[in-house]
Molecule: TPP riboswitch aptamer (THI element)
Organism: Chloroflexota bacterium
RNA sequence: AAUAUGUGCUGGGGGGGCCGGAAGAGUCCGGCUGAGAGGUUGGCCCAUAAUGCCAAUGACCCUUUGAACCUGACCUGGGUUAUACCAGCGUAGGGAAGCUAAGAGGCAUGAGG
Numbered sequence: 001a002a003u004a005u006g007u008g009c010u011g012g013g014g015g016g017g018c019c020g021g022a023a024g025a026g027u028c029c030g031g032c033u034g035a036g037a038g039g040u041u042g043g044c045c046c047a048u049a050a051u052g053c054c055a056a057u058g059a060c061c062c063u064u065u066g067a068a069c070c071u072g073a074c075c076u077g078g079g080u081u082a083u084a085c086c087a088g089c090g091u092a093g094g095g096a097a098g099c100u101a102a103g104a105g106g107c108a109u110g111a112g113g
Base pairs, nucleotide, nucleotide: 008099009098010097011063012062013061014060017032018031019030020029021028022027023051026045039057040056041055042054043053044052069094070093071092075088076087077086078085
C1' cells in the first nucleotide's frame, strides 16, 4: 500500500403486534413471537367505558454489500385461543451515507551538520 473480515466515529432511517386476567382515567399482572412489543419527559384531547394522538429523548435494529422497515396486503398456504406466529410472495416496487483538511506525536527512508 492493496485485499478480506470485523469494528469505530459522525450523521441518518425504522418498528413497537397478538392473547388472557384484573382494574376503571388516562393503567396493572401474566403468556406468545422477536434484537426490540412505546422506557422517560412535555403537550393535545377525553369523563364513563376512555385506556388515544403528537413531539423530544432513551433502549434496540438497520444504514446502499441496504429483508431494519414500508408497499403490494383486509394477499396465498400451513398452524394457533389469537397475531406477518411460520413459510411463500421476494432476483417484485420502495427504503436511510459520509469519514475531509491542518497540526502534533510515533515509525521508516533520505539529505545536511